[in-house]
RNA sequence: AGAGCAAGCCAGGUGGCCGCGGCAGGGUCGCGUUGCGUCACUCCAUGGAGGUCGCAAGGCUCCUCGUCGAGGAAAGUCCGGACACCGCAGAGCAGGGCGCUGGUUAACGACCAGCCGGGGGAACCCGAGGGAAAGCGCAACAGAAAGUACACCGCCAGCGGCCUCCUUCACGAGGUGCGGGUAAGGGUGAAACGGUGGAGUAAGAGCCCACCAGCGGUCUGGUGACAGGCCGGCUCGGCAAGCCCCGCCCGGUGCAAGACCAAAUAGAGGAGCGUUUGAGGGUUGCUCGCCCGAAGCUCCCGGGUUCGGUCGCACGAGCCGUGCGGCAACGCGCGGUCUAGAUGGAUGGCCACUCAACGACAGAAUCCGGCUUAUCGGCUUGCGCUUGAG
RNA sequence: CGGGGUGUGGCUCAGCUUGGUAGAGCGCACGGUUCGGGACCGUGAGGUCGGCGGUUCAAAUCCGCCCACCCCGACCA
Numbered sequence: 001a002g003a004g005c006a007a008g009c010c011a012g013g014u015g016g017c018c019g020c021g022g023c024a025g026g027g028u029c030g031c032g033u034u035g036c037g038u039c040a041c042u043c044c045a046u047g048g049a050g051g052u053c054g055c056a057a058g059g060c061u062c063c064u065c066g067u068c069g070a071g072g073a074a075a076g077u078c079c080g081g082a083c084a085c086c087g088c089a090g091a092g093c094a095g096g097g098c099g100c101u102g103g104u105u106a107a108c109g110a111c112c113a114g115c116c117g118g119g120g121g122a123a124c125c126c127g128a129g130g131g132a133a134a135g136c137g138c139a140a141c142a143g144a145a146a147g148u149a150c151a152c153c154g155c156c157a158g159c160g161g162c163c164u165c166c167u168u169c170a171c172g173a174g175g176u177g178c179g180g181g182u183a184a185g186g187g188u189g190a191a192a193c194g195g196u197g198g199a200g201u202a203a204g205a206g207c208c209c210a211c212c213a214g215c216g217g218u219c220u221g222g223u224g225a226c227a228g229g230c231c232g233g234c235u236c237g238g239c240a241a242g243c244c245c246c247g248c249c250c251g252g253u254g255c256a257a258g259a260c261c262a263a264a265u266a267g268a269g270g271a272g273c274g275u276u277u278g279a280g281g282g283u284u285g286c287u288c289g290c291c292c293g294a295a296g297c298u299c300c301c302g303g304g305u306u307c308g309g310u311c312g313c314a315c316g317a318g319c320c321g322u323g324c325g326g327c328a329a330c331g332c333g334c335g336g337u338c339u340a341g342a343u344g345g346a347u348g349g350c351c352a353c354u355c356a357a358c359g360a361c362a363g364a365a366u367c368c369g370g371c372u373u374a375u376c377g378g379c380u381u382g383c384g385c386u387u388g389a390g
Numbered sequence: 391c392g393g394g395g396u397g398u399g400g401c402u403c404a405g406c407u408u409g410g411u412a413g414a415g416c417g418c419a420c421g422g423u424u425c426g427g428g429a430c431c432g433u434g435a436g437g438u439c440g441g442c443g444g445u446u447c448a449a450a451u452c453c454g455c456c457c458a459c460c461c462c463g464a465c466c467a
Stems, first nucleotide, its partner, number of pairs: 001386002004383007012354007020069004025064003030060002033057005039051001041050004071361001075372002078370005083254004090288004095250005100114005115129001116127004130245002135243002137239002152186002154182003159179002161176005194212005213235001215232007258311004269300005280292003303466003318337008391463007400416004410447001418434005440456005
């Protein structure tokens, strides 16, 4: 210098003018609320109601000032929790999810470290990675044969048959693949019951032997996945992101959860079920258990509020810095800090300078931890490789 | 904001459960029939199965992610 790998960071800054939302302070022409007082007002009648005027409080509009105001994904809603309610949700079946090992965590399908398999020359990357000798099932077409199956082309004269020769007969020799043997070679397929080499044979074959792969046992190391050694018998396929088996986990509904306040109407009509042999409800399907229920319940069609107000709702598994433990994820401690909260829904526009940055993807809606997807451009650190120069 | 569903020729749908040549009706093109048109008869074309990736020998079908569209949900008696 080139072409890579991994981890991480930023997503413009400053100033001026105008604008929007939350919170807090001040002012105030006006509007409406509440409380207290007032009056030679009005009504009922020993006290209240209404009205007039004044004062105070807090609210709205308006003016002014201060302060704060989107993200790394706020997104998709794919997982997991917090929180809230339902009868504290018990049992079984069903259903759903996860799946190498060890750890982290509030929890997870996330993360970290390892094992195994695969890719790369390397740095490094990828993997939904339990079980196919529990059972069921599937494998189109092609092919002889698709599961403990089978012989199309081949190979073979050791055996049975047949033919020929020799021979007194028998024995023997030669031929023939009809039966038979075989699974080396060819061919089909994604896949054909181990691979290579040798010995052996009529030809062959784990039939036998050596090595390799796989299986079982055992020893050593490791918490473990697993790795290595030795021994044994001799080969026992694929799909579980097909049903299933094994192990573990899961109650349901989601802030339109839910609590309080205010306003208004009609529980009038129809259908179904039921009143002690108990309907129905108790927010997953069925069964049981438990509770409410001694008469109503569910649905349909109608009615009302006029898109009502306050809370939930912004201090939280928070953020920043730092020390210790741990390979790491992470944990523990100390110090500092408060950082959006709307409900037609705010966070924007213009100009100047600077800068690589004018223009990327895109914007909170109960909150949090992950995953996934989108993303102009720029920067930092570490690692492996190639080439050149000193 | 929360929950649920759908996507297959030009249009409307089946096939997905149990993976193995992608089908039907209407429409379109050509030919026949008719004096001509329609109807009818025959033949044919036309599909990245919404997109990408994975599992598998093999994916419209099974699994994951993404895209587009549709539906439901206020409170009170």
This is a predicted complex of two RNAs, RNase P RNA and transfer RNA, with 467 nucleotides together. Rfam match: Bacterial RNase P class A. About the family: Ribonuclease P (RNase P) is a ubiquitous endoribonuclease, found in archaea, bacteria and eukarya as well as chloroplasts and mitochondria. The family's RNA type in Rfam is ribozyme. The coordinates come from a structure-prediction model, not an experiment, and the mean pLDDT is 76.